[in-house]
């Protein structure tokens, strides 16, 4: 640091995705040590069991065991009493238990951070200073008796200590009260003093001390204020009654509506209050280059919480985690009365959950509590266990080793890979096992968890230790088999439909490694929310327009200030983390240590250019008055021709009217047409113009009255009065609504004609709302220049349009200059390209609107606004990987130009109808083998299916094989030949006959038999192929190199002006040249020369053959032509004339076109069968359909008789003469010919004659019947041909349709090739006769070239909409039904404070006593958790039936867009 993915390419513009890095993770696969670290993120879910707070006897009283000292009594066991010691267990008392440890539920809030402030405050132990500790006094627990109760806990009576608790004194200071008095202040603080009130105290003691009490500093800790700072929704816009403030009191350690009672109406808010979601805040972690964005686990700071809600008391400190009391849920005991509990401490449990550990050791060492102190406490803590959860560190050996070994896996069979890898030889011992010794930590004597652990030492043995993921692209790594859109696979694009580097499994590669993928999440890439760093003509995006209040921005000089700004210097940014240095564990991680850094925030000192206040000027910015001006600017009245229509009357007579064409409609009851006249109502032709005029919507005949604004021109006034503009608020086209009126054209909607497969349309004939007035709403448009307002800057040309000015001129007017419009061209610049360009989309500053992938959505819900219709604000869930811009190249338009073709016309002959022949499809069949499907398949493969061919089918046979190659082995009467018998036939048997070639004489080859490799396949894939062909097309078009232009695809060149058959060729040109097409070279035909010459022949020849040459080039002339072109027309010559005619030649490249059946050939797939061999059937079946073709309907013809003229070709297993025989096919027959020789060879229409006379015929010739001949082993199925007999359809062909432009169409005959023979009326040639017609390019087909539109690139056989059906998902509405939260109002109301009452109880004090102070209980009240009862708010689920949405190879119906999309 980028990559992929929208397209046929291309640039943009855009969203998705990938490669990094992170983690308290978690899953799957593996798995050797070791260190440091981490380890319930989910149920603030419930909890069994043990521990997680005690200590002090040196504050008190009793005081058990036990020791001791000593009495008594003794039944010698003991039993009892004193006294000292000792101190367990409970008690009183102290100080701790408010800390240390958990959790993140709550909380948007002075909770946190941060910087301050308290003159509004407190502060236990601890340190410093003063002063002080005198006197007396009642209790009480413990314990003893009694006694309730299951228990928990209690009652009563009675004894008793204290540093417990009470009174008195003292009072330096101290508090209050009321004066004074200095200082400092915003201010009641602090100093001094003055008078009066008030209030302390304890004691132990090892004699060293340790405690108390008051009072003033200090440390260090807290409490309260306060500025600033850091989440989403505005679809939460108005909150608010103790609320805002003030007074009095009350309270609190302290300020305060903290609370109360009075009085005032305030008080917060668009700088976002109220509400609502969500959420502990920081250091800081993670990520980035920074800026930012995410997180807040471990560790530290704070804050909150403790089972849920509520309350206090105790204390220095809680309204308290391991205190209490009340309610509540929910657990457990219970003798049923009534008790008990709170792991969010430590370890487990159980349940949730993807998912988180031992009911370990130990106070040895930190730091803590209590003690004087030994100590003791401590689940903080230090340790150890568990888990690859994380980060570091190690090893799993290392050196040599090529026949490159086996085996595995490719393979082109050659070989390559696995690969020095293995073995094998040497070598070490981190780790591992055994065995030996051993710390520091732990300062000092001793103990010491960790632990006989780390760490060292010997010995053993290479021993005990590698795997995950990938291998299309991105992205490193590739081959084989198996799968056949299956099975899978994917993070995005995409893979898989039989040759998957994408799936599956193997080899091998490739990346990391004791881990390796996989998912979740976060930031990163994404400048894709843009502060740094984005945008808004057409790609999302400028609010339809203007007024204007807040806000924001603001001209030119001067002074002053010093808020912003800038710079110093001081404070502060706790530790840890970072970042560099140095050290400690062998390293590293980890840690010790010292440097630095740290936005912000406070203080303070300076600068004063810029901004901002505050002063006072100015005049270029606005804006006023004078003066002209120009205009569909607005409103309001009125007024005019024309035209439509109606109505009245004349004239007049049958149609009018409308349409592609019609027809509906009107009209003999008189239309249309005409004339006159009258009537409404609506709109103003020309003038009219990219002209004016308005903020925009918008505004058009002519007058008037009223009114906005602009422009210009001058000199003059004011003195920044300016610009934008959230919100408000005015206006606003059309259709739409109210309520009144109008109402002539027109005219949704509806009626009717037509059109059409249908026509809810287009068209045509009517025709209601409305279209117009008033008055009112409504608030939207592609309200668009799809460009928001201002102000300034930046070359120009041209036009018109309103005013000035100047200069020429009599004058219209012409020119030059200037300030305002309205337009068009185009410079720098810009801009993804289109394209803007002084009217910016240029170059800048200011304000405001907006946009952030497509669709869901101009949509639901809520608000707001409407008489509705609806408008405005405007989401989600889900689903895609694209949606879009703009240029390009193509294809294609029921878009344009231009040109061509037998394309159409214009002709001639046809087919389509009949018979027959052939081919096909369908059927059928045991099979009718197979391929060919639009033009470019169907007399096509086939130049010839009776066996054969054959590939199909029955049915009998043979398996190394019907032919080939190799290995190995056998073989001598072998190899070959073959009577005979079975048998359809292959093929079985097998009498009998009988071989060869070298030779070293062994034996080889060849042949046969065996046997193993392999043959063999017309079996599939033409969509894996090569070859070949067809077809656009003989169309004239395809292309390159350089240049040049274009960000690029790409253009240019090839377009353009002529011209041609032609991208022929000339001209012009950012192009200049080339290639492969065209022509042209080549082969035929026509003239013709020379040579030769088998044949031919009248023997002279040369019309014949043949080779070789000329010949024609637009060469020549004339005319046309931007023009001296190219080139066209006409013309001479010529046998031929503008390619002279025919043919070979077929550009890039299309159609996955055709062929695996002609051949070749990958892959697969059979192998006693899908090889093969034979017989005998099919391919020739037939109701039918369709191509291609014969022959025909006759008289231009048949028939019969005579007669006459080709050319191609072919021929020895072959063509066959003459004669004979047969009506004839044909027979016999045998000359001649290996071929210009001789056969084939009869040419036929055609002429001459005759006949027939328009009929189903003397036409036609099908079918069938007999008789024959020919090939063939063999004509049943299945040839062909003669004869005679038979005489079918058909009398000219329907919609549509083919072929032809001159030696051609048509008619006619001939010959070939396949071929034993032929169903050849096919095909391929060859000559005989011998045409008509083309004005022309408007239309159909097809095709070139230029433009154009394009939402099509599989390219119009394209793309695509909408409803319906079918299925799956989400969502809205819903008559409801159930839940969560909020507060509010009305009953009840626990403890607990405070307040009052206090008749009952009451030890200190005061009294001689009676009682009195004082307390206590108990009762009331305020207040209140809590709980009822109602009625909302807001916010889920879930609901019969509904709306719409999205997805979902191959469902219906239409055709709405994209082309002029067929009605733009």
């Nucleotide at each position: 640091a980028g990559a992929g993915u929208u397209u046929g390419a291309u640039c943009c513009u855009g969203g998705c995705u990938c490669a990094g890095g992170a983690u308290g993770a978690a899953c799957g696969c593996u798995a050797g040590c070791g260190g440091c670290g981490u380890g319930c993120c989910u149920a603030a879910c419930a909890c069994a069991u043990g521990c997680a707070a005690g200590u002090c006897g040196a504050a008190c009283g009793a005081g058990a065991a036990c020791c001791u000292u000593u009495g008594g009594a003794u039944u010698c066991g003991u039993c009892u009493g004193a006294g000292g010691g000792g101190g367990a267990c409970a008690g009183u008392g102290g100080c701790g238990c408010a800390c240390g440890g958990g959790u993140g539920a709550g909380u948007a809030a002075c909770a946190c951070g941060u910087a301050g402030g308290u003159g509004a405050c407190c502060u236990g132990c601890c340190c410093c200073a003063g002063a002080g500790a005198g006197g007396g006094g009642g209790a009480u627990a413990a314990c003893u008796a009694u006694u309730g109760g299951a228990a928990a806990c209690g009652a009563u009576a009675g004894c008793u200590a204290a540093u417990a608790c009470c009174c008195c004194a003292u009072a330096a200071g101290c508090u209050c009260a009321c004066g004074g008095u200095u200082u400092u202040u915003a201010g009641a603080a602090a100093u001094c003093u003055g008078u009066g009130a008030g209030a302390a105290a304890a004691g132990c003691u090892c004699c060293g001390g340790c405690g108390c009490u008051c009072u003033g500093g200090g440390a260090g800790g807290g409490g309260c204020c306060u500025g600033c700072g850091g989440c989403c929704c505005a679809u939460c816009a108005g909150c608010u009654a103790g609320u805002u403030g003030g007074u009095a009191a009350g309270g609190u350690a302290a300020a305060a509506g903290c609370u109360u009672a009075c009085c005032a109406a305030g008080g917060c808010g668009a700088u976002g209050a109220c509400g609502g979601g969500u959420a502990g805040g920081g250091g800081a972690c993670c990520u980035g280059a920074g800026a930012g964005g995410g997180u807040g686990a471990c560790c530290c700071c704070c804050c909150a919480c403790a089972c849920u809600g509520g309350c206090a008391c105790u204390g220095a400190g809680a309204c308290a985690c391991g205190g209490g009391c009340c309610a509540g849920a929910c657990u457990c005991c219970u003798g049923c009365g009534g008790g008990a509990g709170g792991c969010a401490g430590c370890a487990g449990u159980g349940a949730g959950g993807g998912a988180u550990a031992u009911u370990g050791c130990g106070c040895a060492a930190u730091g803590a509590g209590c003690g004087a102190a030994a100590g003791c406490u401590a689940g903080a803590c230090g340790c150890a266990g568990c888990a690859a959860c994380g980060c570091c560190g190690c090893g799993u050996g290392g050196g040599u080793g090529a026949u490159g070994a086996a085996g595995g896996c490719c393979u082109u069979c050659g070989g390559g890979u696995u690969g020095u890898a293995a073995a094998a030889c040497c070598c070490u011992u981190u780790u591992c096992u055994g065995g030996g010794g051993a710390a520091a930590u732990a300062g000092c004597a001793a103990g010491g968890a960790a632990g006989g652990u780390a760490c060292c030492c010997c010995a053993g043995g290479a021993a005990u230790a590698a795997g995950a993921g990938u291998c299309g692209g991105c992205u490193a790594a590739c081959u084989a088999c198996g799968u056949g859109c299956c099975a899978g696979c994917a993070g995005c694009c995409g893979c898989g439909g039989u040759a998957a580097a994408a799936c599956g499994u193997a080899g091998g590669a490739c990346u990391c490694g004791a881990g390796c993928g996989u998912u979740a999440u976060c930031c990163g890439g994404a400048u894709u929310u843009a502060c740094u760093g984005g945008g808004c003509g057409u790609a999302a995006a400028g609010c339809g327009c203007g007024u204007g209040c807040a806000g924001g921005c603001g001209g030119c000089g001067c002074g002053g200030u010093a808020a912003g700004u800038u710079g110093g210097a001081c404070g502060u940014u706790a530790a840890a983390g970072c970042u560099c240095c140095c050290g400690g564990c062998u390293c590293a991680a980890c840690u010790g240590g010292g440097a630095g850094a740290g936005g912000c925030c406070g203080u303070u000192c300076a600068a004063u250019a810029c901004u901002g206040c505050c002063g006072g000027g100015c005049u270029a910015g606005a804006g006023g008055a004078c003066g002209a001006c120009a205009g569909a600017g607005g409103a309001g009245a009125g007024u005019a021709g024309a035209a439509u229509u109606c109505c009245a009357g004349g004239u007049g007579u049958a149609g009018u009217g409308g349409u592609g064409a019609a027809a509906u409609g009107c009209g003999u009851a008189g239309a249309u047409a005409u004339c006159u006249g009258g009537a409404g109502g609506a709109a103003u032709a020309c003038c009219a113009g990219u002209g004016g005029c308005g903020a925009a919507g918008g505004c058009g005949g002519c007058u008037c009255u009223c009114u906005g604004g602009g422009u210009c021109g001058u000199u003059u006034c004011u003195g920044a009065c300016g610009c934008u503009a959230a919100g408000a608020c005015g206006c606003g086209a059309a259709a739409g609504c109210u309520a009144g009126g109008g109402u002539a054209g027109c005219g949704a909607a509806c009626g009717g004609g037509a059109u059409u497969a249908g026509a809810a349309a287009c068209c045509c004939c009517g025709g209601u709302a409305g279209u117009c007035c008033u008055a009112g709403c409504c608030g939207u448009a592609a309200a668009c220049g799809a460009u928001g307002g201002a102000u300034a800057c930046u070359g120009g040309g041209u036009g018109u349009u309103g005013g000035g000015g100047g200069u020429a001129u009599a004058a219209a007017u012409u020119c030059c200059c200037u300030c305002g419009g309205c337009g068009c061209c185009g410079a720098a610049g810009c801009u993804a390209a289109c394209g803007c360009g002084u009217u910016a989309a240029g170059u800048a500053u200011c304000c405001c609107g907006c946009c952030u992938g497509g669709g869901g959505a101009c949509u639901a819900c809520g608000g707001c606004c409407g008489c509705a219709a609806g408008g405005u604000u405007a989401a989600a869930a889900c689903u895609c990987a694209a949606a879009g811009g703009a240029a390009u190249u193509g294809a294609c338009g029921g878009g344009g130009g231009c040109c061509c073709g037998c394309a159409c016309a214009a002709g001639c002959a046809g087919c389509g109808g009949a018979g027959c022949g052939u081919g096909u499809g369908g059927u059928u069949u045991a099979a009718u083998u197979c391929g060919a499907g639009u033009c470019u398949a169907c007399a096509c493969g086939a130049a010839g299916a009776a066996c054969c061919u054959u590939a199909c089918c029955u049915g009998g046979g043979c398996u190394u094989g019907a032919a080939a190659u190799g290995u190995u082995g056998g073989u001598a009467g072998u190899a070959g030949g073959g009577a005979u018998c079975c048998g359809a036939a292959a093929g079985g048997u097998g009498a009998c006959c009988g071989a060869c070639c070298c030779u070293u004489c062994g034996g080889g080859g060849a042949g046969c038999c065996a046997u193993c490799a392999c043959a063999g396949g017309u079996g599939c894939u033409g969509c894996a192929u090569g070859g070949c062909u067809g077809u656009c097309g003989u169309c004239a078009g395809c292309u390159c190199g350089u240049g040049c232009c274009g960000u690029g695809a790409g253009g240019u060149g090839u377009u353009c002006g002529g011209u041609u058959a032609a991208g022929u060729c000339c001209g012009g040109u950012a192009a200049c040249g080339a290639g492969c097409g065209c022509a042209a070279c080549c082969c035929u035909c026509g003239c013709u020369g020379u040579u030769a010459g088998u044949u031919a022949u009248a023997c002279g020849u040369g019309u014949c053959u043949a080779a070789c040459g000329g010949g024609a080039c637009u060469g020549c002339c004339g005319g046309u032509a931007a023009a001296a072109a190219a080139a066209c027309c006409g013309g001479a010559g010529g046998a031929a004339g503008g390619u002279g005619g025919g043919g070979a030649u077929g550009a890039c490249g299309u159609c996955a076109a055709g062929u695996c059946a002609g051949c070749a050939u990958g892959g697969c797939c059979c192998u006693u069968a899908u090889g093969u061999c034979c017989a005998g059937g099919g391919c020739u079946a037939c109701a039918c359909a369709c191509a291609c073709g014969c022959u025909a309907c006759a008289a231009u013809g048949g028939c019969c008789g005579g007669u006459a003229c080709a050319a191609u070709g072919g021929g020895u297993c072959g063509c066959c003469a003459a004669g004979c025989c047969g009506c004839g096919a044909g027979g016999c027959g045998g000359a001649g010919c290996c071929a210009a020789u001789c056969c084939u060879c009869a040419a036929a229409a055609g002429c001459c004659g005759g006949u027939c006379u328009c009929a189903g015929u003397u036409c036609g010739g099908a079918u069938u019947g007999u008789a024959g001949g020919c090939u063939g082993c063999a004509a049943c199925u299945c040839g062909c041909c003669u004869a005679c007999a038979u005489g079918a359809a058909g009398u000219c062909g329907g919609a549509g349709u083919u072929g032809c432009u001159a030696g051609u169409a048509a008619a006619c005959g001939c010959a070939g090739g396949u071929c034993a023979g032929c169903u050849a009326u096919a095909c391929u040639g060859c000559g005989u006769u011998g045409a008509a017609u083309a004005c022309g390019u408007u239309c159909c087909c097809g095709g070139g070239c230029c433009u154009u539109g394009u939402a099509c690139a599989c390219a119009c056989c394209g793309c695509c909409c909408g409803u319906c059906a079918c299925g799956u998902c989400a969502u809205g509405g819903g008559a409801g039904c159930u839940g969560g939260u909020c507060a509010c109002g009305c009953c009840u109301g626990a403890a607990a404070u405070c307040a009052g009452u206090g008749a009952g109880c009451u030890a200190a004090c005061c009294u001689a006593a009676c009682g009195g102070a004082g307390g206590c209980a108990a009762c009331u009240g305020c207040c209140u958790a809590a709980g009822g009862c109602a009625g909302g708010g807001c916010u889920g689920g879930u609901g019969a039936c509904u709306g719409g949405g999205a997805c979902g190879a191959a469902g219906u119906c239409g055709u709405a867009a994209c082309a002029a999309g067929g009605u733009a």
A computed fold for a 1464-nucleotide RNA from a metagenome, annotated as small-subunit ribosomal RNA.
Its mean pLDDT, the model's own confidence on a scale to 100, is 83.